[in-house]
Context: one part of a larger RNA
């Protein structure tokens, strides 16, 4: 390198967007660059194959024919794939009528509930644990009423329910805005798929800058536990968590399955639009059909686990990856980053 592979053995980039490249729907007519077929020139000897002949024999040698996948010329053929042109609608848009949705971003309002703070009532205990201590209270704690302050989250609804490319989104109101999906079948006429580099997004936790701080809580401090206890349980508690900008770019970023397209039994439940039919009819069941989203299962794959129209089934495009373990995602060197480090990515040795 062919290969053969990438749910769990190594092996899908965390996800988009989109540049080059590859790959590209149906009809018709041109061309012949690819493709195909003849003809012909070339393809140095030597050596490989054959056929024959010289040294006693082999090796060696001599003669003579084939053989050289290639390359150029010219002749011809037009399916098929390029190019040219024309014309199409199913693949893609778009336009119209439509409903769903924690999809995003600002604003702004709202109740529980924990702490605080002040006021009443009110007395000796409260907290806490397996048990206790450390804490906290006669300067009146804790339980309880009423009132204010703040800050962070939104019970019920709540659902293998929704929506988003993914990270992720869940209290109500009001603006701005993305997106699928049904129906219609008006219009555009292949405008499409993937995407090496590029470039946007990107949990947590970390950083810089100003804020904010109510719980909660790395780090640390007392308490116990214990042979020790740098811990796991207790009692405080400080970055942080949160807001505004700016950086970081990783996660088991998981479905541990890369986008896209076709085609291949079913049976059962949810979500949305649409249509139809029944009924004691703002609604209920029930049948189709479309788009998500679960369970189960036949074929058929699978090393088994399982998978199974949401495929890991049969094929077809493109991309990205792996190729014994360990050294090692390590070093060195580029990029990047303010740092943390990140991303590219070996070897020597050694089973």
């Nucleotide at each position: 390198u062919u290969g053969g592979g990438u749910g769990u053995a190594a092996a899908g980039c965390g996800c988009g967007u989109g540049u080059a490249g590859g790959c590209g729907g149906u009809c018709u007519g041109g061309u012949u660059a690819g493709u195909c077929a003849g003809a012909u020139g070339u393809g140095a000897a030597a050596g490989c194959u054959c056929c024959g002949g010289g040294c006693u024999u082999a090796a060696c040698c001599c003669g003579g024919a084939a053989a050289g996948u290639g390359c150029g010329u010219u002749u011809g053929a037009a399916a098929c794939u390029g190019c040219c042109a024309g014309a199409c609608u199913u693949g893609a848009g778009u336009g119209c009528g439509g409903g769903a949705g924690a999809g995003g971003a600002a604003g702004g309002u709202g109740g529980a509930a924990u702490u605080c703070c002040c006021a009443g009532u009110g007395u000796a205990g409260a907290g806490g644990u397996g048990a206790a201590a450390u804490u906290c209270g006669u300067a009146g704690a804790u339980a309880u009423u009423g009132g204010g302050a703040g800050g962070a989250a939104c019970a019920c609804c709540g659902g293998u329910g929704g929506c988003g490319a993914a990270g992720g989104c869940g209290a109500c109101c009001u603006u701005c805005u993305g997106g699928a999906c049904c129906g219609u079948c008006a219009c555009u006429g292949a405008c499409g798929c993937u995407g090496a580099g590029g470039u946007a997004c990107g949990a947590a936790a970390g950083c810089g800058u100003g804020g904010g701080g109510a719980g909660c809580a790395a780090a640390c401090a007392g308490g116990a536990u214990u042979a020790g206890a740098g811990a796991c349980c207790c009692u405080g508690g400080u970055a942080g968590u949160c807001c505004a900008c700016g950086c970081c770019g990783u996660a088991a970023a998981c479905g541990a399955u890369g986008a896209g397209a076709a085609c291949u039994a079913g049976g059962c439940g949810u979500u949305a639009a649409u249509u139809c039919c029944g009924c004691a009819a703002u609604g209920c069941g029930g049948g189709a059909c479309u788009a998500g989203u679960g369970c189960c299962a036949c074929a058929g794959c699978u090393a088994a686990c399982g998978c199974g129209u949401u495929a890991a089934g049969u094929u077809c495009u493109c991309c990205g990856c792996c190729u014994g373990g360990g050294g090692a995602g390590u070093a060195c060197g580029g990029u990047c980053g303010c740092a943390a480090g990140a991303u590219u990515a070996a070897a020597a040795c050694u089973c």

Small-subunit ribosomal RNA, central domain from a marine sediment metagenome, 351 nucleotides, folded computationally. Its mean pLDDT, the model's own confidence on a scale to 100, is 88. The full RNA is in RNAcentral, with records from SILVA.